[in-house]
Context: one part of a larger RNA
RNA sequence: CCCUCUUUAAGGAACUCGGCAAAAAGGUCCCGUAACUUCGGAAGAAGGGAUGCCUCCGCAAGGGGGCCACAGGAAAUAGGCUCAAGCGACUGUUUAACAAAAACACAGGUCUCUGCUAAGUCGUAAGACGACGUAUAGGGGCUGACGCCUGCCCGGUGCUGGAAGGUUACAGAGAGGAGUUAGCGGGGUUCGCCCCGUGAAGCCCUGAACGUAAGCCCCAGUGAACGGCGGCCGUAACUAUAACGGUCCUAAGGUAGCGAAAUACCUUGUCGGGCAAGUUCCGACGCGCAUGAAUGGCGUAACGACUUGAGCGCUGUCUCAAAGAGGGAUUCGGUGAAAUAGCAGUGCCCGUACAGAUGCGGGCUACGUGUGGCAGGACGGUAAGACCCCGUAGAGCUUUACUGUACUCUGAUAUUGAAGUCUGGUUGUAGUUGCACAGGAUAGAUGGGAGACUUGGAACCUGGGGCUUCGGCUUCAGGGGAGUCAACCUUGGGAUACCAUCCUUCUUCAACAAGACUUCUAACUCCUCGCCCUCAUCGGGCAGGAGGACAAUGUCAGACGGGCAGUUUGACUGGGGCGGUCGCCUCCCAAAGCGUAACGGAGGCGCCCAAAGGUUCCCUCAGGCUGUUUGGAAAUCAGCCAGAGAGUGUAAAGGCACAAGGGAGCUUGACUGCGAGAGAGACAUCUCGAGCAGACACGAAAGUGGGGCUUAGUGAUCUGGUGGUUGCAGCAUGGAAUGGCCAUCACUCAACGGAUAAAAGCUACCUCGGGGAUAACAGGCUUAUCCUUCCCGAGAGUCCACAUCGACGGGAGGGUUUGGCACCUCGAUGUCGGCUCGUCCUAUCCUGGAGCUGGAGCAGGUUCCAAGGGUCCGGCUGUUCGCCGGUUAAAAGGGCACGCGAGCUGGGUUCAGAACGUCGUAAGACAGUUCGGUCCUUAUCCGCCACAUGUGUUAGAGAUUUGACGAGAUUUCCCGGUAGUACGAGAGGACCCCGGGAAGUCGACCGCUGGUGUACCAGUUGUCCCGCCAGGGGCACGGAGCUGGGUAGCUAUGUCGACAUGGGAGAAGUGCUGAAGGCAUAUAAGCGCGAAGCCCACUCGAAGAAGUGAUCUCUCAUCGUCGCAAGACGAGGUAGACCCCUGGUAGACUACCAGGUUGAUAGGCUGGAGGUGGAAGCGCAGCAAUGCGUUGAGCUGACCAGUACUAAUCGGUCGGGGA
Repeated sequence: CCCUCUUUAAGGAACUCGGCAAAAAGGUCCCGUAACUUCGGAAGAAGGGAUGCCUCCGCAAGGGGGCCACAGGAAAUAGGCUCAAGCGACUGUUUAACAAAAACACAGGUCUCUGCUAAGUCGUAAGACGACGUAUAGGGGCUGACGCCUGCCCGGUGCUGGAAGGUUACAGAGAGGAGUUAGCGGGGUUCGCCCCGUGAAGCCCUGAACGUAAGCCCCAGUGAACGGCGGCCGUAACUAUAACGGUCCUAAGGUAGCGAAAUACCUUGUCGGGCAAGUUCCGACGCGCAUGAAUGGCGUAACGACUUGAGCGCUGUCUCAAAGAGGGAUUCGGUGAAAUAGCAGUGCCCGUACAGAUGCGGGCUACGUGUGGCAGGACGGUAAGACCCCGUAGAGCUUUACUGUACUCUGAUAUUGAAGUCUGGUUGUAGUUGCACAGGAUAGAUGGGAGACUUGGAACCUGGGGCUUCGGCUUCAGGGGAGUCAACCUUGGGAUACCAUCCUUCUUCAACAAGACUUCUAACUCCUCGCCCUCAUCGGGCAGGAGGACAAUGUCAGACGGGCAGUUUGACUGGGGCGGUCGCCUCCCAAAGCGUAACGGAGGCGCCCAAAGGUUCCCUCAGGCUGUUUGGAAAUCAGCCAGAGAGUGUAAAGGCACAAGGGAGCUUGACUGCGAGAGAGACAUCUCGAGCAGACACGAAAGUGGGGCUUAGUGAUCUGGUGGUUGCAGCAUGGAAUGGCCAUCACUCAACGGAUAAAAGCUACCUCGGGGAUAACAGGCUUAUCCUUCCCGAGAGUCCACAUCGACGGGAGGGUUUGGCACCUCGAUGUCGGCUCGUCCUAUCCUGGAGCUGGAGCAGGUUCCAAGGGUCCGGCUGUUCGCCGGUUAAAAGGGCACGCGAGCUGGGUUCAGAACGUCGUAAGACAGUUCGGUCCUUAUCCGCCACAUGUGUUAGAGAUUUGACGAGAUUUCCCGGUAGUACGAGAGGACCCCGGGAAGUCGACCGCUGGUGUACCAGUUGUCCCGCCAGGGGCACGGAGCUGGGUAGCUAUGUCGACAUGGGAGAAGUGCUGAAGGCAUAUAAGCGCGAAGCCCACUCGAAGAAGUGAUCUCUCAUCGUCGCAAGACGAGGUAGACCCCUGGUAGACUACCAGGUUGAUAGGCUGGAGGUGGAAGCGCAGCAAUGCGUUGAGCUGACCAGUACUAAUCGGUCGGGGA
């Protein structure tokens, strides 16, 4: 020092995001208990009293009397309470291991589906669940007790219903078309045959109408379905406001409620309450950025480890810390890891460097080595950054992205049969129908045609049916009994006179397939508490019943289809996103060839013209002045001036009057086939081009003409269409299909060198690979912005620029703001605020010294010097900041990675949960809000604080010192006197000087006041034990059971002291003398004064101060070996020191200090101090509890003495011959 505990003076939440943590409360009995309420609760509300022992009464509860203590639920166990708000009704459930919640669930409400082989779910199916249930049942959605309620909108989307119309698939149907070619015709022939044309049947390819369901369109309904629920202007007799009016839009314009809210940006809204002070809280107000009614609205008793505010109680949370205990740490013994580690002989400052250096440069500092500590650095360790960007990386999720697909619905067809009715279709049969006008009159078309029909019954009559243009046509039955019609006139068309072939309408019949409906039963399906196998809810069979060609299943087809799947979802970019842009043309940038970048500065294009092209010939503009009818500034005309200012289809540039500009004539060169040769370009491609051939236009001709004064007006490849193609290919051959070639068409493929025919989003649930190639923090560079300052001096200041203020402008400095840049760091540099601890700067807030003042004094203003010291406590908020309350001499501003997370915190921000508002179809999102939410690290090096050890300081040793140097300290206020004086009209009111206090900071100490004091004393509960009584002991914390006291020690809140004084040099400033410069001048020579600042003085450290200082004292000369000697080596050992031992005034260890028998060092003992507070035993009193006496008793750790009883015994080691 850390962890876990114990206690604490005075104060009592001042702490802090927040009473976090701790304390407090706590059992039982009695009394008593509010608002509110769903009448159950709230409630253990709150608040108060009692609680032991003995004895008596009593069954008990309880009562009477007595006794002791600070304390009787005496220990342990054992609710703190209240007021108010939000949310959720409640008990419950949840993210095993960061979220327990307001989230989930819930009973209740409601919508919707489901009639039983139920819906729904699982499964390929069989089958199973649902359910051995049956609409009072089951599934799904939403809401969420209860109370009062739940408004308007059906335009969009969804769902439900509808079926008239539109559209629509495979089937079916098959008009028509294509291919092939036997034959025929023509031509040629080498007589083998070949070519051309036409073309039947068959085969084959294709294929329109028609027909055809669901779906979609369509029509309705539906909100407790998804959802939505306006704007502008004016108006009342103060003002304000608008019951009122106007107008636009809508599907409808938000009703009741609530409302600065879990929702309100502005916003700390405004008012009220609470508080000294209230960004929180409560009550109100309401233009509500952006409330609102089962995505429920508003209330609500009870409930909540929820969230918020307030109060009482309580406290070490705090002012402000102290003491103690146990476990670690430390030392010794034993055992013995880890991460990490480029190399290391690993300092400070200022620079420098990829921009923050132990390692580079220059200085400075520094003897060698350890131990305990602290964490500022080693851009410390850990984890190939989770933020950000990038990747034609991944995954999860969403959807009206794209493409598929399960399921579902629907149709066709097969399994699939019979009968009937009806309906339409096709074909055939038999009939029937057909009225423009003219015309006898209801003429379907064409052809033939002069006759046709008739006793097998004509005209005519009656009755019935059908059609109808209402005039008739036609037919049947009956009667009737012999004729009727055609030609002629009119018409495009002439007889239903007659015949034939047909068209149209309708009808009959038949066939063919088809549709709708009905019936049947035999496929098929289901049921049976019927039977049999068989003692079986299996399986099979039989019987019976129900359904039934439906259902079901297979195949084909259409619809629906984020239920599921695979994918896509561009790039540039002073990070990314949002915005903008992406191809082409012109100019500038562009630095006199070409070319040349930027999210540099300006503009255009995605056409147009049959003349606005070609040619030949001709002409000259804009504008101005003058003149001239209507006539004007400007119409047309005339004259003069006018080189280009006009015009050029379209932007700009370059051009153009010799015209490329303006006209007229004739015309189509806006040609075909080509193209020497150049230019641009990485390529792809693009551009220019004389000339040749052909055929033309204009021109007399020379000539010109392959579009337009030039430069934009655009799109590769694939694919597909159309036209052409005798002389291209033709899958055995012949054809054909198809392809090729030529021409041409179809892309805002505009992300314009075009990934596909076909493609959007979210991720905070996220993942991987990379990046300091690229953002957020910090640093760096810069300094627009910011701060400070200077110059000028318009002005104001009564007058007067400069006491003070200073416009318009200009110049510097700083590197605290907001930025710019993207230079280190993405194989990690932890981010706001607070706390702790500081240190530096000065642009000075206070204190100190000065000048000026629009300075009387007091109090100020402003400037200069000055960084020694100081620079508050609270309320609100996460806040920095800020506002407020109360003080103060003052409540200065900044830097240090917006100093400080290997120091703390974690309220904010910034993961996962949840909610509100808003946005989004949704997944989700929000520098919007709200509740909740894991902070690791044993210190190797440097650094720092301490403590040792080695060695040096030239013999060794013991003491005492000097002080180079370093560190510390350095404060301010109040009161009184001077003096109510100076000053002042008064009010007011001093400097200087003297005295006394206070606060703050620092140091020391424990006599006092207190705290602690873990076993010093006493009391006491429960229980066990010492056999019992008495007296004691153990446990009650794991490490005092609790309570009352308390010695030493340590301590503050207690006490004492310091921050004083003087000197030197000197800042701003102010002087003396005094020249240069006869004056003046504080200066040039010279000499003064002058600040809390500087240097001393004060305190502490300090000779490793390697320049190793000084003084005093002590110790010294023995022996052995070698050597002639000098001397060398060695031994003993001097002064002295150490080991060792007893210890503490010391202490982590070490060190230091006191001692070691010639001794009081420790223990013991004796005595005392201090503490406790009256021991035990005995006696006495009392039934007893208990009391009294003996007795200021007994006990007593550390304190003070005395005393050798015990232990420091005995010993060992080192230590000279002095350059």
A computed fold for a 1219-nucleotide part of an RNA from an activated sludge metagenome, annotated as large-subunit ribosomal RNA, half B. The full RNA is in RNAcentral, with records from SILVA.